[in-house]
């Protein structure tokens, strides 16, 4: 350096950042090609364990 399977690390279970989309449910008012917020699915990118070469 490739590449393969992850997310140990987390003041306690799940959660590594961050972005792009798509679906589903509340939520605001200024009722709409409108703000925001949750949860989940594929995809960039990066950070780390571990194997392999």
């Nucleotide at each position: 350096g490739c590449u393969u399977u992850c997310a140990a690390c987390a003041u306690c279970a799940c959660c590594g950042u961050u972005u792009g989309u798509g679906c589903g449910c509340g939520g605001c008012c200024c009722u709409g090609u409108g703000c925001g917020g949750c949860g989940u699915g594929c995809g960039g990118a990066c950070u780390g364990a571990a194997g392999g070469c």
Source information: NadA riboswitch from an Acidobacteriota bacterium, 53 nucleotides, folded computationally. Its Rfam family is "nadA riboswitch". A reference for the family is Huang et al. (2020), "Structure and ligand binding of the ADP-binding domain of the NAD(+) riboswitch", RNA. The sequence was found by an Rfam model in a public genome assembly. The organism belongs to Acidobacteriota, within Bacteria. The prediction has a mean pLDDT of 77. Of the family's consensus pairs, 94% are formed in the model.